[in-house]
Context: one part of a larger RNA
RNA sequence: UGACGGGGGCCCGCACAAGCGGUGGAGCAUGUGGUUUAAUUCGAAGCAACGCGAAGAACCUUACCUGGGUUUGAAAUGCAUUGGUAAGCCUCAGAGAUGAGGCCCCCUCUUCGGAGGCCGGUGCAUAGGUGCUGCAUGGCUGUCGUCAGCUCGUGUCGUGAGAUGUUGGGUUAAGUCCCGCAACGAGCGCAACCCUUAUCAUUAGUUGCUACGCAAGGGCACUCUAAUGAGACUGCCGGUGACAAACCGGAGGAAGGUGGGGAUGACGUCAAGUCCUCAUGGCCCUUAUGGGUAGGGCUUCACACGUCAUACAAUAGCCGGUACAAAGGGCAGCCAACCCGCGAGGGGGAGCUAAUCCCGGAAAACCGGUCGUAGUCCGGAUUGGAGUCUGCAACUCGACUCCAUGAAGUCGGAAUCGCUAGUAAUCGCGGAUCAGCAUGUCGCGGUGAAUACGUUCCCGGGUCUUGUACA
Repeated sequence: UGACGGGGGCCCGCACAAGCGGUGGAGCAUGUGGUUUAAUUCGAAGCAACGCGAAGAACCUUACCUGGGUUUGAAAUGCAUUGGUAAGCCUCAGAGAUGAGGCCCCCUCUUCGGAGGCCGGUGCAUAGGUGCUGCAUGGCUGUCGUCAGCUCGUGUCGUGAGAUGUUGGGUUAAGUCCCGCAACGAGCGCAACCCUUAUCAUUAGUUGCUACGCAAGGGCACUCUAAUGAGACUGCCGGUGACAAACCGGAGGAAGGUGGGGAUGACGUCAAGUCCUCAUGGCCCUUAUGGGUAGGGCUUCACACGUCAUACAAUAGCCGGUACAAAGGGCAGCCAACCCGCGAGGGGGAGCUAAUCCCGGAAAACCGGUCGUAGUCCGGAUUGGAGUCUGCAACUCGACUCCAUGAAGUCGGAAUCGCUAGUAAUCGCGGAUCAGCAUGUCGCGGUGAAUACGUUCCCGGGUCUUGUACA
C1' cells in the first nucleotide's frame, strides 16, 4: 500500500421489511446430469452452466455410428507432361456415391509450325482437418456494475516503499456540486450531447381524415403521417441552510426537479467463456483425424435437477349475441369475395412490390342463458380409429383436425424466486429462424392492482477508520 475481520462509523440497492403473484407437490414441454447405446457429435458448470451456443436435428443441417466406396482430392494456385476441343442430352447396373456405354457437336487467332481459352488424365509443389492446446493468442462476450470509482503532470512531505491531491464539513443518483485545506491543475468514467415517448405550433395532405349505409364529388378543421421548431432551466415565490451548494413546500404548466424508457459499461477482476463464427502460433493426421455417399443416431429412459406452459375451478367452465388495439410481415410471397368440407383444409381467382390489397374475426371485457361444489358440463395427459398439410420422403422422428377415451391433479414440506406503476398480475396479436415444425425467444398493445413504518437483522456494494502471526 492492499486484502481480510462472526471490528467500528456513515450510506446505498426489491437486500430485508410491508405487499402481490409464483417455483418446490401433479401430468406435460424443454435443457442438463446419470444411465443405455454401434453412435446417443461437441461445448457451457455457483452467482455469471442447465427453453444456454441452437433465430427452429425427418433427409440436409451433422461435426457422431455402421456399411459400401475415394486419394492432387468437394473447392484454390502454380509447374511439367499428355489427350480432347467447349458445352449439352440419354440408357443400363447400383441404396446412393459411383461405374459402364451411347448420342450430339467441332470455340478464337494463325506466318499453318503453333498459340490462347475450356474440359479430362498422370506426376510434383501443395490442399484439407468442427483434430489438440481459450493455460500460447487476436477479435468478440459474460461478470462485479450503470457500482462511482480509477489515475496522471508539476509541486510539497517522507532515507524509502509511498503519501498528499482523492481526506475533512455539508450535499447529491453520482469523485454531483459548494466550503475548507500543501496543494494546483488535468484525463478516463458521472452528467449532457443521440433515439423514443408525453404537449403545442408551423409546413405538407395521398393511399390517410372528413357530413355517411355506400359511392361520386368537395375540403384539409380534426385524427394521423413526418420534417422543422417551441417547451423544463431549481427559471419564479416562500421556508430551512453557512451569505454556499442544496433540500422542503407552492405557483404556473401537457410535463418538475435525471419527466418515463432505451442506447451508452471507466481502470481492472475471474489464467471467466469461446481454437465448433472468424482469424491465428505451436503440435498432430496426410490411401486419413481429409473428401463424397446410403441408412441410423443427436428424439434412448429405473431415475435426479433447472426453466417454462397447463391446471386443480363458480372473480370459473360451456353456449349464444355484441365492442374496442398496437406493432409488424408479404412476389418462388400475402392471399380477398364466392363454393365444398363438422374441421384441419381443398377449390377459386380479384387485389397488392403495399397509409391503397392481404395476413386479420384481437382476446380478456360486456349482455343473456346453463351448470350448483361433484374428481364434476373442472382438468386435459394417455391411448384407439379416421383424416389434412408441408415435403423426394413424416416408420424410427413433424405439426394440425375430427370421433372416441378421459389419467394425475382438490392450491403443494423444508426451502426458494420475481416485482415499487401503466409496474406486478392477467389477456390476446405480430416478427425472426423457417418447405413444414414454438408452451422458447424478441417485440406489440388491452385490462390493470397491493404495499413500502423503516434500516435492527440476511445478501451484495461504496466510503472513512481500526487490528493483523496474511501478500
A computed fold for a 471-nucleotide part of an RNA from an uncultured bacterium, annotated as small-subunit ribosomal RNA, 3' major domain. Model confidence (mean pLDDT): 83 of 100.